Annotation:
Predicted 3D model of a 1681-nucleotide part of an RNA (large-subunit ribosomal RNA, half A) from Pseudomonadales bacterium GWC2_63_15. Its mean pLDDT, the model's own confidence on a scale to 100, is 80.
Context: one part of a larger RNA
RNA sequence: UGCAAUCAGUGGAUGCCUUGGCAGUAAAAGCCGAAGAAGGACGUUUCAAGUCUGCGAAAGUUAUCGGGGAGGUGACAAGAACUUAUGAUCCGGUAGUGUCCGAAUGGGGAAACCUAGCCAGAUUUAUCUGGCUGUUACGCGACGUAAGUCGUGUUUCGGGAACUUGGGGAACUGAAAUAUCUAAGUACCCAAAGGAAAAGAAAUCGAAUGAGAGCCCCUUAGUAAGCGACGAGCGAACAGGGGUGAGUCUAAACCGUCAAUUUAUUGACGGUGUUGCAGGGCCAAACAUAACUUAACAUUUCUGCUAGAAGAACAACAUGGAAUAGUUGACCAUAGUGGGUGAGAGUCCCGUAUUCGAAAAUGGGAAUGUUAAAGUUUGGUACCUAAGUAAAUCUGGAGACGGCAAACUCUAGAUCGAAUCCGGGCCGACCACGGUCCAAGACUAAUUACUUUUACUGACCGAUAGUGAACUAGUACCGCGAGGGAAAGGUGAAAAGAAGGGUGAGUAGCCCUAUUAAAAGAUCCUGAAACUGAUUGCUAACAAACAGUCGGAGCCCCGACCUAAUAAGUCGUGGGUGACGGCGUGCCUAUUGAAGAAUGAGCCGGCGAGUUACUCAACACAGCAAGGUUAACCGAUAUGUUCCGGGAAACCGAAGGGAAACCAAGUCUUAACAGGGCGUGUAGUUGUGUUGUGUAGACCCGAAACCAGGUGAGCUAACCAUGAGCAGGGAGAAGGUCAGAGAAAUCUGACUGGAAGCCCGAACCGGUUGAUGUCGCAAAAUCAUCGGAUGACUUGUGGUUAGAGGUAAUAUGCCUAACGAACCUGGAGAUAGCUGGUUCUCCUCGAAACAUGUUUUGGCAUGGCCUCGCAUUUACGGUAUGGGGGGUAGAGUGCUGAAUGAACUUCACGAAUAAAAUCGUGAUUUUCAACCAAACUCCGAAUACCCAUAUCAAUUGUGCGGGAGUCAGUACCCGGGGGCUAAGCUCCGGGGGCGAAAGGGAAACAUCCCAGACCCACAAAUAAGGUCUCUAAAUAUAUAUUAAGUGGUAAAAGACGUGUUAUUUCUCAGACACCUAGGAGGUCGGCUCAGAAGCAGCCAUCCUUGAAAGAAAGCGUAACAGCUCACUAGCCGAGAGAUGCACGACUGAAGACGUAACGAGGCUAAAUAUAUUACCGAAUUUUGGGAACACGUAGCAAUACGGGUUGGUAGAGGAGCGUUCUUGUAGCUUUGAAGGCGAACCGGAAGGUUCUCUGGAGCAGCAAGAAGUGAGAAUGCCGGCAUGAGUAGCGUAAUAAAGUGAGAAUCUUUAUAUCCGAAUGAGCAAGGUUUCCUACGCAACGUUCGUCGACGUAGGGUAAGGCGACCCUUAGGUGAGGCCUAUAUGGCGUAGCCGAUGGAUUACUGGUUGAUAUUCCAGUCCUUGUUUGCAAUCGUUAUUAACUGGGGCGGGACGAAGUUGGAUAGUCCAAGCGGUGUGUUGAAGAUACAUACGCUUAAAUAGUAAGUCAGUCGCUGUUGGCAAAUCCGCAGUGGCGUUUACACGAGCUAUGAAUACGAGUCUGCCGUAAGGUGGGCAAGAUGGAUGACUUCAGUUUCCGAGAAAAGCGUCGCAGUGAGAGUGCAAAUAAUCCGUACCACAAACCGACACAGGUGCUCUGGUCGAGUAGACCAAGGAUAGC
Repeated sequence: UGCAAUCAGUGGAUGCCUUGGCAGUAAAAGCCGAAGAAGGACGUUUCAAGUCUGCGAAAGUUAUCGGGGAGGUGACAAGAACUUAUGAUCCGGUAGUGUCCGAAUGGGGAAACCUAGCCAGAUUUAUCUGGCUGUUACGCGACGUAAGUCGUGUUUCGGGAACUUGGGGAACUGAAAUAUCUAAGUACCCAAAGGAAAAGAAAUCGAAUGAGAGCCCCUUAGUAAGCGACGAGCGAACAGGGGUGAGUCUAAACCGUCAAUUUAUUGACGGUGUUGCAGGGCCAAACAUAACUUAACAUUUCUGCUAGAAGAACAACAUGGAAUAGUUGACCAUAGUGGGUGAGAGUCCCGUAUUCGAAAAUGGGAAUGUUAAAGUUUGGUACCUAAGUAAAUCUGGAGACGGCAAACUCUAGAUCGAAUCCGGGCCGACCACGGUCCAAGACUAAUUACUUUUACUGACCGAUAGUGAACUAGUACCGCGAGGGAAAGGUGAAAAGAAGGGUGAGUAGCCCUAUUAAAAGAUCCUGAAACUGAUUGCUAACAAACAGUCGGAGCCCCGACCUAAUAAGUCGUGGGUGACGGCGUGCCUAUUGAAGAAUGAGCCGGCGAGUUACUCAACACAGCAAGGUUAACCGAUAUGUUCCGGGAAACCGAAGGGAAACCAAGUCUUAACAGGGCGUGUAGUUGUGUUGUGUAGACCCGAAACCAGGUGAGCUAACCAUGAGCAGGGAGAAGGUCAGAGAAAUCUGACUGGAAGCCCGAACCGGUUGAUGUCGCAAAAUCAUCGGAUGACUUGUGGUUAGAGGUAAUAUGCCUAACGAACCUGGAGAUAGCUGGUUCUCCUCGAAACAUGUUUUGGCAUGGCCUCGCAUUUACGGUAUGGGGGGUAGAGUGCUGAAUGAACUUCACGAAUAAAAUCGUGAUUUUCAACCAAACUCCGAAUACCCAUAUCAAUUGUGCGGGAGUCAGUACCCGGGGGCUAAGCUCCGGGGGCGAAAGGGAAACAUCCCAGACCCACAAAUAAGGUCUCUAAAUAUAUAUUAAGUGGUAAAAGACGUGUUAUUUCUCAGACACCUAGGAGGUCGGCUCAGAAGCAGCCAUCCUUGAAAGAAAGCGUAACAGCUCACUAGCCGAGAGAUGCACGACUGAAGACGUAACGAGGCUAAAUAUAUUACCGAAUUUUGGGAACACGUAGCAAUACGGGUUGGUAGAGGAGCGUUCUUGUAGCUUUGAAGGCGAACCGGAAGGUUCUCUGGAGCAGCAAGAAGUGAGAAUGCCGGCAUGAGUAGCGUAAUAAAGUGAGAAUCUUUAUAUCCGAAUGAGCAAGGUUUCCUACGCAACGUUCGUCGACGUAGGGUAAGGCGACCCUUAGGUGAGGCCUAUAUGGCGUAGCCGAUGGAUUACUGGUUGAUAUUCCAGUCCUUGUUUGCAAUCGUUAUUAACUGGGGCGGGACGAAGUUGGAUAGUCCAAGCGGUGUGUUGAAGAUACAUACGCUUAAAUAGUAAGUCAGUCGCUGUUGGCAAAUCCGCAGUGGCGUUUACACGAGCUAUGAAUACGAGUCUGCCGUAAGGUGGGCAAGAUGGAUGACUUCAGUUUCCGAGAAAAGCGUCGCAGUGAGAGUGCAAAUAAUCCGUACCACAAACCGACACAGGUGCUCUGGUCGAGUAGACCAAGGAUAGC
């Protein structure tokens, strides 16, 4: 280290349980709300907080009427305290109270808040209490010409799960595409109503011997109806059977009353009247004047409901913690439903059967009475009987009916437009006849739909299930929002919930003891697996790998025997380990083919996929049978969705033929009596089960998308409104001034001036380049660098624009980390010819990768091939023989073509010739010879195919029917096409294989060779292939070959070795080889050429001498020359050469980890060839045993015998195992069920049985039934646990001492050091919401630690007339009236209201707390109102002071940039004073030096003031200011003014204000200390410099020309109308809300204690232009390893 065993931990499966769910049956009920709902917020209990429940300031409740009778104060959740027989708590009826929000309703608003008016009452005169004040419609009244306003009465509003009606109205999808069509009038939106809604009493249906409102169910019927790219699909009605059952009222004619009107006439009310056989009115006549029914009301009565009451019957023994189990003996039962009680309870408890009961509210029924609701008939008359209606035309929609031959009904828009009972509508174009009904007015219960409650039920679930939710669940949490949305049950009978002790820093934990039946010990029943440990046995340190399997030594253990023994020994189908050896590349999926380096899985546990309904078909079984069967519904019974009875409406079958009329065992065709087609000679039907099709999501998971309705502009884009920001420096446009020039226009120069999408450069905004980072600091950052930086700039706050869209200096950019069309929810389980996954066993058979068609080629359909059943029964196949046709291989070249040579014929041309012959070239004829062909054949096989006969043997063949799968194939051999006679290439035909086939061989190797595995065997014989070792079998035999490690890679080609001797040549007449000699002459052949002499080239290639010698086979020269060769002779003296065959070698011959081209060692055979013998060798064959299957024989059968068969993917068929629940039946169990760890045994498998231990209450055999019925894979879902790994990381500076403490790098203090210092300091806004302060604490949180903390627990803390808000208005929002629209929701908008980012507006200094301060305190001030006092003033009956309302006018009131001046804050300097330190001195004092310390002071009031401004104060007139005006404006005029009037104005001075503050220092008290709390002392004259972006006031330039309203002032108008305002002083009032703390950040936005982001204000010193940069001050910090 591995394996095993044992014991533990972790974890929460399994079993058992159920408080909760799910689905139904029966009954009952079904709206709530301005009398304030639904739903909430906030409160509320005797005692802290919280959640649920109840309730509402009368607040876990009040009153009363009933019930009830001993405890109670709701639950989590205990205790204390209280209450109750004077009857509580509790249950029921009725009444009361009922904060705030919400339709929300006085106004407003960011829901649960802010803020008014009026009336009444009370009173302490401050105030309090109560009520009212919304809107819509209608009625009435008042005012008014009207519009309208006011008052008053009734009324509307909002909510509701599903059901209902109406108004609008998709898309995905299906049609294998798509447009009509479908989906579907579905989803969704809107409006409206009710407990139901809707519909409804025929201008209906129909064609019978007619029916007689509507609604619902069954059926007709998925129809021989019909509609329909006649595609996909859509799809009635009549009739019939049932359920329910119900019918009524107006308008008109006519009569009357009343009202209006000059009349005509009209209206209201009452009577009458309501129909199709027409009816009614009116006129005339006759008769009747009762009864029944219905409704409302009243009385009486019955019966329910909302509380309740009575309610039978058991003991003992023994086990046990406990008896309800067991045993024994009893009892009750109109009660043996159910639940509880310490284990299964009729007799223990609650109940149950049965019986009884209501003061009050309320439902239903009955009786009686009253009232109301119809008089009838005949005759006449011709008055009435629903008008912009019916009908028509055009364009749409709905009805099954898509415009169709399309009626009819309903309906929208447009145009037209009747009749009047002698009338009108309809009967599927239309017409006639006939029939039937009476429109244009209204109402109407029940049967039907849905839900809730109560009771009950379940072959429904049992905590990953069942609702999302068994539990503080629509909660926690996520998201801006719409919206999304969890996890989480169990101690025990009883808390008896662990007293006490020990250890420990300890209220932690652990141990002992105790409780208990058991610790079952607190997320506690059982307690599996992954995973993590401890102990023991064996094993591992020269060895290697699918991890196993087969064999197996050693060591250890167990049992039995033996034995005195536990020693030794023997035995065991024993157990653990496993040295060593043989063989051996996981599983799934997808594939022609996977160990694959192709897919999927980290591991374990649980969950996880062919279901259900209906249609049709087949098969099996069952019932009945020429018949079979009921549906809805009804009845009985009485709780069983069972069973029984009824119900025949309807369906299938019994008759067919034909297009149909029609006929019928026939009929159709036809002229036909012919022929022919289809029928006829009977078997069906209903149910159950199985399989398959179709329609439904249809085996499960999975899109991108499409559509509908909503939610978003806190990010970002653009715009609107209102605010804010931009250190410093540079350069110097126009213009101006002066000078000069010029006749002038104008030009030049200097100075001035200070423009600009100017320049440099911080803040700020951006994001150029590079690096880092890339599980980061960060889901876009950091560092360095860089762009803009007075502008088309940047930024805050508030607002607008919305997805079929917005916005966009267009980048397809942005619209909340997502944008070629956001997000959320829904249609929805969209669709997916695509991928993945699809769960127990065994048995039998067993494919295909082909043809045809296909918007088809990775999909389908039909056929082929498979399987099962029935029928037929050898019809199939093999072999042999016989008989056939053929046109392939081959062959051939006659045909058709191709094609070579020779000769010949003829022709043409050329050369040649006197002319020919002849020669050449090209055609051509014929002949000869050689030769080719898929699309040639005068020929022509083998095979194959067909027929017949014989024979052999099978799970053969064929037909019909049910069910499939297959349509990607692949390598090899043969025959071919394509290609290169390339490909592990491609396409066909034939074959056997793989696929779907294991075994042996080929080292390894789907496809090659051998061979087809039912199972077992330590038997035998063989195949391919082998026999030296690895490695089973021959170091076999014989004869050869090879020397190359050839064997154990490769070609053309070259040359070679050996063997063989098949053929052949030369050779004693002397070969072959070496050596010697010759290799000559004509001639330097001719031509050509500069030259050409054998040897540049062309032509010719002869002759001579000779033994031989080319007009030359090479080298060579400029050309010669020269050297060789061929050839010859000599010398030598026997073989030499060539062509083959066999084997071999060399060159040709270049690759990547390592020999690596025999499997290795190695081999001279252990190579090669031929022959022979033996052996080995497989899952083959045989032998022995066994199983299953079908067949045959025998048998009734069981069974026996026989010979056969049994590889298998897709797939077909068959038989079983197991799980959960149900029924019946026999049983087990506290003397221990299920479940769990382990072991043994049984079965052919799935599986089963038993035992020890654990566990502590249920289980389960047999026969059947019903299914949420079996997992290893789906990048599956949920949970747990690993691995990586004690690894990465710990998000940017300290060190020491002391203290505290159980414990200190981290806390506190001190010291040193360091960092920031236009911030890392200080103050606000937003946002957060207690984080603030104190005490105690350290489990978790804090990236370490922790005594500390922004953490936990407890307590405390925010004080306002003056700050903000409150007032006013901007953008914008809302919006009375109003306008618009398709008249649903809605859109716009006037007045008004709301709305800051702006306007307006009254307080300062000091002190104080642990935590607040412009808020408290002290001091000093201010604003508004009320009252009082004093002072003077105005007014008092009107043309009026004043107040109220609404107006006029003024004012408020506004840009940018530049520039100037004053003042101040601040800073610096000088000197001085105080303090401190040092020196001097013996000391004090004084003095000198140093000093990094201090030397301060508000608002307000008064005075003053740099300055600035050119007007200001009167009078007169007046056409304008929508009326008026004494105001404003305009005109005129006067006073005072530019020598500053009026006005504005920062600052300064005084007061405030010394008892304040004050560096430091002395000192008292408390305290261990830190520290706290008191009391004293003291300077607190000045001068100068600089100087703001602060403030005041000017001024210049420019073009983009720079809010509104209120407060305030003034003027009159209308109303009220007697007191009123002013100054001074005093008193009094000033309500409500915010106020803590963080705020460039550890508290906000970024998931974090995150190097990011976040608006405004202040911002000192030195150097410096500077807010740059560097270093410092105050102050802060040292970064949580």